The RNA shown here (Bacterial RNase P class A) has 352 nucleotides and comes from an Ectothiorhodospiraceae bacterium. Lineage of the source: Bacteria > Pseudomonadati > Gammaproteobacteria > Chromatiales > Ectothiorhodospiraceae. The coordinates come from a structure-prediction model, not an experiment, and the mean pLDDT is 79. The model forms 98% of the base pairs in the Rfam consensus. Its Rfam family is "Bacterial RNase P class A". From the family's description: Ribonuclease P (RNase P) is a ubiquitous endoribonuclease, found in archaea, bacteria and eukarya as well as chloroplasts and mitochondria. It was read from a public genome assembly, where an Rfam model found it.
[in-house]
RNA sequence: GGAGUUGGCCAGACGAUCGCUGCCGGAAUCUACCCGGUGGAGGAAAGUCCGGGCUCCGCAGGGCAGGGUGCCAGGUAACGCCUGGGGGGCGUGAGCCCACGGAAAGUGCCACAGAAAACAGACCGCCUAAACGCCUUCGGGCGUCGGCAAGGGUGAAAAGGUGCGGUAAGAGCGCACCGCGCGGGUGGCAACACGCCGCGGCACGGUAAACCCCACCCGGAGCAAGACCAAAUAGGGGAGCGAUGGUGUGGCCCGCACCGCUCCCGGGUAGGUCGCUUGAGGUGCGCGGCGACGCGCAUUCCAGACGAAUGAUCGUCCUAGACAGAACCCGGCUUACAGGCCGACUCCACCC
Numbered sequence: 001g002g003a004g005u006u007g008g009c010c011a012g013a014c015g016a017u018c019g020c021u022g023c024c025g026g027a028a029u030c031u032a033c034c035c036g037g038u039g040g041a042g043g044a045a046a047g048u049c050c051g052g053g054c055u056c057c058g059c060a061g062g063g064c065a066g067g068g069u070g071c072c073a074g075g076u077a078a079c080g081c082c083u084g085g086g087g088g089g090c091g092u093g094a095g096c097c098c099a100c101g102g103a104a105a106g107u108g109c110c111a112c113a114g115a116a117a118a119c120a121g122a123c124c125g126c127c128u129a130a131a132c133g134c135c136u137u138c139g140g141g142c143g144u145c146g147g148c149a150a151g152g153g154u155g156a157a158a159a160g161g162u163g164c165g166g167u168a169a170g171a172g173c174g175c176a177c178c179g180c181g182c183g184g185g186u187g188g189c190a191a192c193a194c195g196c197c198g199c200g201g202c203a204c205g206g207u208a209a210a211c212c213c214c215a216c217c218c219g220g221a222g223c224a225a226g227a228c229c230a231a232a233u234a235g236g237g238g239a240g241c242g243a244u245g246g247u248g249u250g251g252c253c254c255g256c257a258c259c260g261c262u263c264c265c266g267g268g269u270a271g272g273u274c275g276c277u278u279g280a281g282g283u284g285c286g287c288g289g290c291g292a293c294g295c296g297c298a299u300u301c302c303a304g305a306c307g308a309a310u311g312a313u314c315g316u317c318c319u320a321g322a323c324a325g326a327a328c329c330c331g332g333c334u335u336a337c338a339g340g341c342c343g344a345c346u347c348c349a350c351c352c
Stems, first nucleotide, its partner, number of pairs: 001348010012317007020040007042323001046334002049332005054222004061254004066218005071085005086100001087098004101213002106211002108207003123152002125148003131144005160178006179202001180200005185194003226274004236265006245259004281300008
């Protein structure tokens, strides 16, 4: 100097004029208007994918079905999240990714090619020892029968790999080493690791984001939850079940509670108040921890709208402004994103 990886922060600024809105105060009082003070969209407010807080359901208890997660240890209110570690994969590396329990419980699938795709096989081939037949220059040759899966081919994958011996030719057939399985030892909380020890010729592929098996977890509905106030109308008409019944916040069964319930047609009201923002809150410092995070002290209040509030104009600056607006709240994940700033680390080239 260049190319990368990763963590954090900002998300236009300043001034002037007019305008909107929450709360508090004043004034006013038919209650508007008016004045002052103080606040007023995000890192994702998005997706509605997870987890909860909160509210309600006369049980929320048990079971079946169903659903979710899936290495180990921690964090957390909890999680499918986060942190650290193990294993696997990608990268020269810093780093990044993983839907990561089980294939010796069972079932299914593996196109095409190939002889054959799992109790799996003979296309090209190798041998012809032994047995039978024929020929013979007596060396042997041909054929049948038989043996082989070591060589070649196909494929993502073909009855472990390399070497030596052995054989008619071969084959873990035998041996050595590697691989694999079982048992033990050492280290580690554990997942696991080990150029550790012993036994065994050895179960013969893959696939479970296929069915399945195993372990753990799971009441339901949701702020349009729910509570209160006011008002209006037609407690009108019809059908069904009816104690051996009906109803009770996903389905089925048992239990429990209550004594009625369900459906169709028609009619009325859909107005206001609360819920509604002080929280598993933010920030700073200290201590503990590899870390996520925890504890302590101090400080602070930082939007609560309801056909839905922050807009318009002018001037200046420059990084020229991207993605984009809360609607009960919070912890995550995922997606979108112009430009700028700060830190750590990796690789390459050159100079001293």